[in-house]
This is a predicted structure of a 102-nucleotide RNA (Glycine riboswitch aptamer) from Piscinibacter aquaticus.
RNA sequence: ACGGCCGCCAGGAGAGAGCUUCACUCGCGAAGCCGCCGAAGGCGCAGAACCGCAUCCCUCGGGAGCCGGUUCGAACGCUCAGGCAAAAGGACUGGCAAGCGC
Numbered sequence: 001a002c003g004g005c006c007g008c009c010a011g012g013a014g015a016g017a018g019c020u021u022c023a024c025u026c027g028c029g030a031a032g033c034c035g036c037c038g039a040a041g042g043c044g045c046a047g048a049a050c051c052g053c054a055u056c057c058c059u060c061g062g063g064a065g066c067c068g069g070u071u072c073g074a075a076c077g078c079u080c081a082g083g084c085a086a087a088a089g090g091a092c093u094g095g096c097a098a099g100c101g102c
Base pairs, nucleotide, nucleotide: 004102005101006099007096008095009094010093011092016034018033019032020031021030022029035084036083037082041080042078043077044076047072048071049070050069051068052067053065055064056063057062
């Protein structure tokens, strides 16, 4: 230098208040089973960048490039995790605040 992370407030979708059992003063909860959701996180792909390099071209400055490696990689895909009344969480958006922060 570059990239990422960390605070507060507001907004913030989707999908069974499913069945059975246990527990419980009510509500809540736990386990199993079936059916679902994608916007914590995670993984994958298209692709991009960089490095190495067989080989080829060349105006000798470079260019192309099989193969290998690294990084980035979506609101797309997967559905591991998470979620399917409320609460909590929630990608993302807006506002405010902040440090010689990690």
Its mean pLDDT, the model's own confidence on a scale to 100, is 77. The RNAcentral record of the sequence draws on Rfam. NCBI's taxonomy places the organism under Bacteria, Pseudomonadota, Betaproteobacteria, Sphaerotilaceae, Piscinibacter.